The prediction has a mean pLDDT of 77.
Predicted 3D model of a 137-nucleotide RNA (c-di-AMP riboswitch aptamer (ydaO/yuaA leader)) from a Dehalococcoidia bacterium.
Rfam family: c-di-AMP riboswitch aptamer (ydaO/yuaA leader). The literature on the family includes a 2004 paper in Proc Natl Acad Sci U S A by Barrick et al., "New RNA motifs suggest an expanded scope for riboswitches in bacterial genetic control". Rfam's curators write: This family represents a conserved RNA structure found upstream of the ydaO and yuaA genes in Bacillus subtilis and related genes in other bacteria.
RNA sequence: ACAAAUAGCUUGCCGAAUCCGUGUCGACACGGAACGGGGGAACCAUUUCCUGGGGUGUAUCCCGGCGUCCAGCCGGGUAGGUGAACUCCCUCACCGAACCCGACAGCUAACCCCGUAGGCGCGAAGGGAGAGGCGUG
Numbered sequence: 001a002c003a004a005a006u007a008g009c010u011u012g013c014c015g016a017a018u019c020c021g022u023g024u025c026g027a028c029a030c031g032g033a034a035c036g037g038g039g040g041a042a043c044c045a046u047u048u049c050c051u052g053g054g055g056u057g058u059a060u061c062c063c064g065g066c067g068u069c070c071a072g073c074c075g076g077g078u079a080g081g082u083g084a085a086c087u088c089c090c091u092c093a094c095c096g097a098a099c100c101c102g103a104c105a106g107c108u109a110a111c112c113c114c115g116u117a118g119g120c121g122c123g124a125a126g127g128g129a130g131a132g133g134c135g136u137g
Base pairs, nucleotide, nucleotide: 011121012120013119014118018033019032020031021030022029023028034116035115036114037113038112039111044106052104053101054100055099056098061077062076063075064074065073066072080095081094082093083092086130087129088128089127090126091125
């Protein structure tokens, strides 16, 4: 000087997934706030059934190829979504999944129920316009 490992601190990204209190060495348990989701009247909407139907989520739909033409796999595009301390515009890059309910759910006041995970970055996308904050005079 470089590399690796461990620990701590600081600082951000996707996401609802954070904060506080009590018990506790801690994990964890319980409670509250906040954020997020589901069920659930009237009115309105919807003929019903099937080939079921439905929910969380940006993740929907289409074309082509391989395949036993089934399952599945591969490629291309696409609705939509993300990108670094705020908003908008342009460019660029990337994602475009996964899981759950179990015959059953339109909307829906009151009311009822549930979740608060997981995974990443620091040589983290650039440019422009605007806003805001801090410091100094």